A computed fold for a 73-nucleotide RNA from Pseudo-nitzschia hainanensis, annotated as transfer RNA. RNAcentral holds the sequence, with entries from ENA. Model confidence (mean pLDDT): 82 of 100.

[in-house]
RNA sequence: GGCUCUGUAGCUCAGUGGUUAGAGCGAGGGAUUCAUAAGCCCUAGGUCGCAGGUUCAAAUCUUGCCAGAGUCA
Numbered sequence: 001g002g003c004u005c006u007g008u009a010g011c012u013c014a015g016u017g018g019u020u021a022g023a024g025c026g027a028g029g030g031a032u033u034c035a036u037a038a039g040c041c042c043u044a045g046g047u048c049g050c051a052g053g054u055u056c057a058a059a060u061c062u063u064g065c066c067a068g069a070g071u072c073a
Base pairs, nucleotide, nucleotide: 001072002071003070004069005068006067007066010025011024012023013022018056027043028042029041030040049065050064051063052062053061
């Protein structure tokens, strides 16, 4: 340098064009307990890597760039 894949919450991931972007773990709070833990209830946390394009509508399709992994030379 060519090709393929990946990038979504603090972490691991789901979401494959449609009306509020989600789960588990983690964090904070509540209730319970003599107290702690576990279990239970609630809450916060996201420019969907960045910038264009297509579309009535984009996390999703597409182009370029950035970062990472793999592979070929």